[in-house]
Molecule: transfer RNA
Organism: Candidatus Gottesmanbacteria bacterium RIFCSPLOWO2_01_FULL_49_10
Parts: sequence; structure tokens; C1' cells
RNA sequence: GCCCAGAUAGUUCAGUGGCAGAACGCUUUCUUGGUAAGAAAGAGGUCGAGGGUCCAAUUCCCUCUCUGGGCUCAA
Repeated sequence: GCCCAGAUAGUUCAGUGGCAGAACGCUUUCUUGGUAAGAAAGAGGUCGAGGGUCCAAUUCCCUCUCUGGGCUCAA
């Protein structure tokens, strides 16, 4: 330098045009003599950044940034 995959809650990930979710973690309450386990409720997101298309974009298109992998004789 080229190609491919990825970036979504604190963590690991799903969702792929129409209200942004799960598990674990966190907070509160219940339960217990107490802790753990268990039960109920809750908080937590500019969906990597900027543009475009669309009535509507996390999702489609373009550019850029970052991460991982591959190639590097040439393309």
C1' cells in the first nucleotide's frame, strides 16, 4: 500500500428500514439471625465520526477514524 471482518448499556453480544434489546454486572425492595443464593422493581445508549438516499436510517450508499485478520510479484 491492497483486501476482508468488526465498532450497539459498565462487560460479552443480538437486532439489519418503522418504540434500541438479552445475559452478566450495578441500584432499591422482599426473603434470612446475618451473608450467599433466590424473587420483584429500577437506572444505565448522541447505535465509532461526518455527509447522502428515504415519509422514516443502528440498518442502505459515500468518506474518514479506530480494532482484528489476510496479502504484499502484480492486480